[in-house]
Context: one part of a larger RNA
């Protein structure tokens, strides 16, 4: 190990593929293995439960049934399941056609701003703050034109809008490339769903080698505030922040909501197609599939809220919890180059 549960109370693995298992549409036909009946064997005794019976009674014991939920042989039923065998299109795929889009990948490339460097112009203050100070500047700075140099990010557009499995994506043009939607009802013919084990994906920061280094900016200095002030504010500032390879593999990886499939009233709104009416177009109006929102019937909920994008009604498959602390440690086993990561207890104690 049952039973109850997982949106906020403990509890949905970050995410996806996918392997053994589990579950699986519809029609026939077969077998007859699960199933479901009859029969025989067998299930030792004692024990347990029932009757009667024997020691005065009980415990005890005697007989007799009965239980021993199993197992095996052997007749039979064939409705579901399941194996074989055939068909079938409604499940799932595809072909053609079309559409939207920061999906991913690579080269390239623009502007607008910040820094720096170079020349003009100018001249005494610039910065910064609550208020000042380090700090910068007469070796001519702040300002303000003109060139140029280099990183790095992409204002408006922008949207409770698009896209992706999740992370996450956001000037531009080309180049490879993934997926999703319409629509048609042409082809396949159940080929599906979910997944223990596994594989891969996986923001940040971190680590390894090299590079780059405009601006930000841990540590760390300095100035300030304060009683103090290892801070919050300033002035500066190194790792890192950027790219190439390779690592780590974690999070408030969040809808704190695991995947699929069907069923169950409505109204706004918004993004992508189709039809169909108006109709010269624009616009609108209606239906109808995908999705992102907002309200809110039933119902569900401890409540809050959820409510066709379920948190309602049902089936199937993983995951996960089982009072708090100690502890997501410690031991030990994988795994990493460290940092660490994952699996994971118990003395004790409330």
């Nucleotide at each position: 190990u049952u039973g109850g549960g997982c949106g906020u109370a403990a509890a949905g693995a970050g995410c996806u593929c996918g392997u053994a298992g589990g579950c699986g549409g519809u029609c026939u036909g077969u077998c007859g293995c699960g199933u479901c009946u009859g029969u025989c064997g067998u299930g030792a005794a004692a024990g347990c439960c029932c009757a009667c019976g024997g020691c005065u009674u009980a415990a005890c014991u005697g007989u007799g049934g009965g239980u021993c939920u199993g197992c095996g042989g052997u007749g039979g039923a064939u409705a579901c399941g399941g194996g074989c065998a055939g068909g079938c299109u409604a499940g799932a795929g595809g072909c053609a056609g079309g559409u939207a889009g920061g999906g991913g990948a690579g080269c390239a490339u623009g502007g607008a701003a910040u820094u720096c460097c170079c020349g003009g112009u100018g001249u005494a203050g610039c910065g910064g703050u609550g208020a000042a100070a380090u700090g910068c500047g007469c070796a001519g700075a702040u300002a303000u034109c003109g060139g140029g140099a280099g990183g790095a990010a992409c204002a408006c557009c922008g949207g409770u809008g698009g896209c992706g499995a999740a992370g996450g994506c956001g000037g531009c043009u080309c180049c490879c490339u993934g997926g999703a939607c319409c629509g048609c009802a042409c082809c396949u013919g159940a080929c599906g769903c979910u997944c223990a084990g596994g594989a891969g994906c996986g923001a940040a920061a971190g680590c390894g080698u090299g590079g780059g280094u405009a601006g930000c900016g841990a540590a760390c200095a300095g100035g300030a505030u304060u009683a103090g002030g290892u801070a919050c504010c300033c002035u500066g500032g190194u790792a890192g922040u950027c790219c190439a390879c390779g690592c780590c593999g974690u999070a408030a990886a969040c809808g704190u909501u695991g995947g699929g499939c069907g069923c169950u009233g409505g109204g706004c709104g918004u993004g992508g197609g189709g039809u169909c009416c108006u109709c010269c177009c624009a616009c609108g109006g209606a239906u109808u599939c995908c999705g992102c929102g907002c309200c809110g019937u039933a119902g569900c909920u401890a409540a809050c809220g959820c409510g066709u994008u379920a948190a309602g009604c049902g089936c199937c498959c993983c995951g996960c919890c089982u009072g708090g602390g100690g502890a997501g440690u410690a031991c030990g086993g994988c795994c990493g180059c460290a940092a660490g990561g994952c699996u994971a207890a118990a003395a004790c104690u409330c």
Predicted 3D model of a 350-nucleotide part of an RNA (small-subunit ribosomal RNA, central domain) from a Vulgatibacteraceae bacterium.
The RNAcentral record of the full RNA draws on ENA and SILVA.
The coordinates come from a structure-prediction model, not an experiment, and the mean pLDDT is 89.
Rfam family: Bacterial small subunit ribosomal RNA.